This is a predicted complex of two RNAs, RNase P RNA and transfer RNA, with 416 nucleotides together. The prediction has a mean pLDDT of 76.
[in-house]
RNA sequence: UGGGCAGGCCAGACGGUCGCGUGCUUAGGCAUGAGGAAAGUCCGGGCUCCACAGGGCAAGGAUGCCGUGAUAACGUCCGGCGUGAGUAAUCAUAGGGAAAGUGCAACAGAAACAUACCGCCGAAACGGGUAAUGCCGUGGCAAGGUUGAAAUGGUGAGGCAAGAGCUCACCGGCGCUGCGGAGACGCAGCGGCCGUGUAAACCCCAUCCGGAGCAAGGUCGGUGAACGUAAGGCGGCUGCCCGCCGCCGUUCAGUUGGUGGACCGCAUGAGCGAGCAGAGAUGUUUCGCCUAGAUAGAUGAUCGUCAAAUACAGAACCCGGCUUACAGACCUGUCCCGCAU
RNA sequence: GCUGGCGUGGCUCAACGGUAGAGCAGCUGAUUUGUAAUCAGCAGGUUGAGGGUUCGAUUCCCCCCGCCAGCUCCA
Numbered sequence: 001u002g003g004g005c006a007g008g009c010c011a012g013a014c015g016g017u018c019g020c021g022u023g024c025u026u027a028g029g030c031a032u033g034a035g036g037a038a039a040g041u042c043c044g045g046g047c048u049c050c051a052c053a054g055g056g057c058a059a060g061g062a063u064g065c066c067g068u069g070a071u072a073a074c075g076u077c078c079g080g081c082g083u084g085a086g087u088a089a090u091c092a093u094a095g096g097g098a099a100a101g102u103g104c105a106a107c108a109g110a111a112a113c114a115u116a117c118c119g120c121c122g123a124a125a126c127g128g129g130u131a132a133u134g135c136c137g138u139g140g141c142a143a144g145g146u147u148g149a150a151a152u153g154g155u156g157a158g159g160c161a162a163g164a165g166c167u168c169a170c171c172g173g174c175g176c177u178g179c180g181g182a183g184a185c186g187c188a189g190c191g192g193c194c195g196u197g198u199a200a201a202c203c204c205c206a207u208c209c210g211g212a213g214c215a216a217g218g219u220c221g222g223u224g225a226a227c228g229u230a231a232g233g234c235g236g237c238u239g240c241c242c243g244c245c246g247c248c249g250u251u252c253a254g255u256u257g258g259u260g261g262a263c264c265g266c267a268u269g270a271g272c273g274a275g276c277a278g279a280g281a282u283g284u285u286u287c288g289c290c291u292a293g294a295u296a297g298a299u300g301a302u303c304g305u306c307a308a309a310u311a312c313a314g315a316a317c318c319c320g321g322c323u324u325a326c327a328g329a330c331c332u333g334u335c336c337c338g339c340a341u
Numbered sequence: 342g343c344u345g346g347c348g349u350g351g352c353u354c355a356a357c358g359g360u361a362g363a364g365c366a367g368c369u370g371a372u373u374u375g376u377a378a379u380c381a382g383c384a385g386g387u388u389g390a391g392g393g394u395u396c397g398a399u400u401c402c403c404c405c406c407g408c409c410a411g412c413u414c415c416a
Stems, first nucleotide, its partner, number of pairs: 002336007010328001012306007020033005035312001039323002042321005047213004054242004060209005065080003069077002081095001082093004096204002101202002103198003117145002119141003125138004153171006172194002174191007217264004223253005232248006256416003271289004275284003342412007351365004359396001367383005389405001391403003
């Protein structure tokens, strides 16, 4: 210098004029006012009500390499392992079990789970036959061809009648033993032990899971009449059994009263920044800071300067993640190639 | 705001993981003097988009997009 890989940060600034929400006010004003995703609502929690959530069984759902790693929790994150891609930096990874069982594998093909169509063999064996010949029957084989996504580990040599892990060498898988590691796993040796795939099909194993959601939920503001009376009834804890809790009721009335119902929940929070600890996720009895709160729903418009102001998009109970969308600018680390020193 | 469901020819709907079909509509021909009806044939599909699992996906999984429906008082 060219090309790449990984990560971080910002998301216009300043000033003038006009306007909007909220709070305070001495009624003049003053202070303050969206995001990195506020989004999708895909996970996990807080909070509220149902009984702050019970025991057993069943059903259902979710997750699935390792770690007494992080966390309030997670399907998230961090650090590693295996596998795959890449020259590398690095990236991707739903990654338990197919020797528990069941199902499926269309078409093609002889055959899709135990098969022989074309084939190979035969003085290997038994029987028959010919002038002669695998010529015939009982047979042996699975190497080659064909089909397919997939055909009984792969390549080579020996061996054999022909063949075949039948034997051997190397490679791949599986199992056992030893060593290393906290573990996933790695390395070495031994054993011919060697036909599949699919569990994002049912299923098995292990772990976890109560339901509903701020339109949750709470406070405020009615009366009369009839009937019933402790036996039970109603409701609830997702299904069943057990165990248990709460409320006392039922019916009728009217042109009932109020209402664009009001207030609380509602912002001091698993909060932000600095320091410290840790490889990191993160933690912290240290220090500092306070930062929207509407209910038809505010956060905008315009002018000037900066080279330009333009992306995706806008709170609605609140947090932690994931995913998706995104103009432009800046910074850091790292890899490869070429050139120069 | 919260919750649930659905996307397949022009329309209404089907389809065990194995060549995406049916009815109506459309086009061509026959029939008829002509039209309708009827008969014969034809065309028309990115299964909303993208990715994954699988030999193979409308179907199973993930993630986007679009559409529809339900849930508000107090005494």

It holds a member of the Rfam family "Bacterial RNase P class A". It is annotated as a ribozyme.